[in-house]
A computed fold for a 76-nucleotide RNA from Alteromonas mediterranea, annotated as transfer RNA.
Its Rfam family is "tRNA". It is annotated as a transfer RNA.
RNA sequence: GCCGAGGUAACUCAGUUGGUAGAGUGCCUGAUUGAAGAUCAGGAGGUCGCGGGUUCGAGUCCCGCCUGAGGCACCA
Numbered sequence: 001g002c003c004g005a006g007g008u009a010a011c012u013c014a015g016u017u018g019g020u021a022g023a024g025u026g027c028c029u030g031a032u033u034g035a036a037g038a039u040c041a042g043g044a045g046g047u048c049g050c051g052g053g054u055u056c057g058a059g060u061c062c063c064g065c066c067u068g069a070g071g072c073a074c075c076a
Base pairs, nucleotide, nucleotide: 001072002071003070006067007066010025011024012023013022019056027043028042029041030040031039049065050064051063052062053061
């Protein structure tokens, strides 16, 4: 330099044909226990990487930018 696939909760990841943003783990509270763990119930937590565009409506479509990882090529 080229290629394809990614960036969504603290972490790992879903999200169907564009129509109210979700799960598991973790965290907080309660039940239970002598206490803790496990289990059960409830709760908090989101600028969907950033900026524009299209649309009545964008996590989803289009453009630009940023960024981590991978493959290929080049150099030595």